[in-house]
Predicted 3D model of a 91-nucleotide RNA (c-di-GMP-I riboswitch aptamer) from Anaerovirgula multivorans. The sequence is in RNAcentral, with records from ENA and Rfam. The organism belongs to Anaerovirgula, within Bacteria.
RNA sequence: CACCGAUAAAGGCAAACCAUCCGAAAGGAUGAGACGCAAAGCCAUAGGGCCUAAUGCUUUAAAUAAAAGCAAUGGCAGCCGAGCUACCGAA
Numbered sequence: 001c002a003c004c005g006a007u008a009a010a011g012g013c014a015a016a017c018c019a020u021c022c023g024a025a026a027g028g029a030u031g032a033g034a035c036g037c038a039a040a041g042c043c044a045u046a047g048g049g050c051c052u053a054a055u056g057c058u059u060u061a062a063a064u065a066a067a068a069g070c071a072a073u074g075g076c077a078g079c080c081g082a083g084c085u086a087c088c089g090a091a
Stems, first nucleotide, its partner, number of pairs: 004089002012037002018031005035078001041084002047080002049076003055071006
């Protein structure tokens, strides 16, 4: 230096639930709370996957209603992979 990851030490993050707020929704922010995490740090138009459909289009239609289907321009990094960066140091 690269890999690797202890019942080590010092620290770190925070699932679900709940409250408030934002949002059409998915989801997000803050507080509270810990299921877990050695990158659960960053990165989402140009790796894949998943969620949502305000809006648009199509179809049906009893026709300014309603229903169904399709599509991110909306999201998820705590789904996997790639890339970038980083604390500690036993085997």